[in-house]
Context: one part of a larger RNA
RNA sequence: CGUACGAAACUUGCGGAGGUUCUUCUUUAGUACGAGAGGAUUUGGAAGGACGUCCCUCUGGUGUUCCAGUUGUCGCGCUAGCGGCACGGCUGGGUAGCUAUGGACGGAACGGAUAAACGCUGAAAGCAUAUAAGCGUGAAGCCCGCUCCAAGAUUAGGUUUCGUAGGGCAAUUGCCCGAAAGUCCCCUGGAAGACUACCAGGUUGAUAGGCCGGAUGUGUACGUGCAGCAAUGCACUUAGCUAACCGGUACUAACGGACGAAUG
Repeated sequence: CGUACGAAACUUGCGGAGGUUCUUCUUUAGUACGAGAGGAUUUGGAAGGACGUCCCUCUGGUGUUCCAGUUGUCGCGCUAGCGGCACGGCUGGGUAGCUAUGGACGGAACGGAUAAACGCUGAAAGCAUAUAAGCGUGAAGCCCGCUCCAAGAUUAGGUUUCGUAGGGCAAUUGCCCGAAAGUCCCCUGGAAGACUACCAGGUUGAUAGGCCGGAUGUGUACGUGCAGCAAUGCACUUAGCUAACCGGUACUAACGGACGAAUG
C1' cells in the first nucleotide's frame, strides 16, 4: 500500500515445514520344520538405547547483588565494632532465574490407494489361463492421521461485536474545523526481548520501586551479664541479617500529546 466505510476479537485451511528410530527379554514354543544339530513365521506383554519437545517438584551445577568463618594490611582518634584492598582475598553454604548429568512426555493406532508378490471369476483359444472386460489381498514406502506456520491463498476467505456524526465557507459536486469505535506516540514495567515486536498497566490504578507480613538461605548477631588469669565458653537467642520468591499496602513514579469513518 492492497484486501471497495472505519475498527477490535475469534477462526477456516490452499499450501508449507517438522516428526514418523533402533534393540533386548518374555508368551505363543523348545511348538511348526528338521534324522539330528538347530530352530521359526505369527500374536500378546515388558524393558531399554539414541533422538526430540517441554519443564525445574526431586538430584546436582551456577548463583562477582544473600549469610557465615578467616589471613595480611590500611582507615574510621584508641578499645570494641565495622569498612576498603588483596582472583568475589581465601574458605563453607545458598534464594530466584538459567540449567543437565535431573523430571515428564513423544514416535503410534485406525483408515484409503498401491509396489513386488499372491489370488477370484473368465474368454479370445469348447481346454487351460490372476487379465483381455471385471473383482480382491498386500509394505518401515505414498495420501491421511500427530505438532507448528499459514488469507499478499491478489482466488486477498468466514463469523461475532463496536462506531453512523455536528458546525463553517461555497450553494449540483468541493474545501475546512471539530469528532466516534478504536489506535499510536509517551510513561511504569515484564517469567517478552539484539532493535523492533509481544504481554501487563497508566490514578475509575497493584505496573515498577519503597514499606509491611511471610517464605527461603545462613546458622545463634551487636550489646550486656555470668564463669575463667587468659584464649574462650555459657545465657538473653533456633538469634541477627536475608537478592531476584509469595501476599498485601497508593508512600513514590505512570506526566503529557496525537491520529482516527461512506467512497474509491